c-di-GMP-I-GGC riboswitch aptamer from a Bacillota bacterium, 85 nucleotides, folded computationally.
The organism belongs to Bacillota, within Bacteria.
The model forms 95% of the base pairs in the Rfam consensus.
[in-house]
Parts: sequence; C1' cells; structure tokens
RNA sequence: AGCGAAAAAGGGCAAACCUGGCGAAAGCCAGGGACGCAAAGCCACGGGCCUGUAGCAUUUUGCCAUGGCAGCCGGGCUGCCGCGC
Repeated sequence: AGCGAAAAAGGGCAAACCUGGCGAAAGCCAGGGACGCAAAGCCACGGGCCUGUAGCAUUUUGCCAUGGCAGCCGGGCUGCCGCGC
C1' cells in the first nucleotide's frame, strides 16, 4: 500500500424518546438518554430524500426559491486503533 476479527483503547460518536432554546417548516443547538456506528470526523460536489414562509401555476393540489439530511448512496479531504508491509 492494503485489510477490519468487533477483538483491543479503563478510548470516541450517539438513533428513538424526554427537557429547554432557535426556526415558517424540515431540522438544528444544549442537557439527559443509547438504537446503533471502524470514519456515525469534516465538505451539499453528483444523485436521492425532507421542507415549502415567499413566488409561479392552479383550485386545493402541483412546481419551485430557500433551508435541511454527511446516521440514504457515491465522491473529495483528514484521522485513531489493530492486523499487515
């Protein structure tokens, strides 16, 4: 280089849910909490999904600006441990 036994680090992250805050919403932040994760660290670049204040069309739905999801997939950057060279 490559690989990941879930073994090892008295190691790391933290879904649902609860509380508080922000937001139009999706969702985000903090605390609690652990379903899971070997990049569940970072980046919305491609695809996808969610949102839909405003806008357009329309007549009660469609499209969409915007915003979001990195724990949907791909890609890029960085990195711990172990195996290994």